[in-house]
RNA sequence: CCUCGACAAAGCUAAACCCGUCGCGAGACGGGGGCGGAAAGCCAUGGGUCUCCACGACGGAACUCGGAGAUCGCCAGGCUGCCGAA
Numbered sequence: 001c002c003u004c005g006a007c008a009a010a011g012c013u014a015a016a017c018c019c020g021u022c023g024c025g026a027g028a029c030g031g032g033g034g035c036g037g038a039a040a041g042c043c044a045u046g047g048g049u050c051u052c053c054a055c056g057a058c059g060g061a062a063c064u065c066g067g068a069g070a071u072c073g074c075c076a077g078g079c080u081g082c083c084g085a086a
Stems, first nucleotide, its partner, number of pairs: 004084002012037002017032006035073001041079003045076003048071005055066003
């Protein structure tokens, strides 16, 4: 240094739920709260899931696709990071 992840050490973060604010909404932010997390740090690149819907495609309709968003604590990928047992 790379891999790896301890009944180690120092720390970090924060689910559900509640309050407030923003948003049509999914949801986000702040405070409380802790389910958990060795990347549950960052990135919307490929998928998945969710929301919106003026318009277009298919269609009898529903559904779906195109579109615009959300989700990185859904998966994968990219970038970065603390410690150093086996």
A computed fold for an 86-nucleotide RNA from a Gemmataceae bacterium, annotated as c-di-GMP-I riboswitch aptamer.
Rfam family: c-di-GMP-I riboswitch aptamer. From the family's description: GEMM was predicted in a large-scale screen for bacterial structured RNA regulatory elements.
The coordinates come from a structure-prediction model, not an experiment, and the mean pLDDT is 86.
The organism belongs to Gemmataceae, within Bacteria.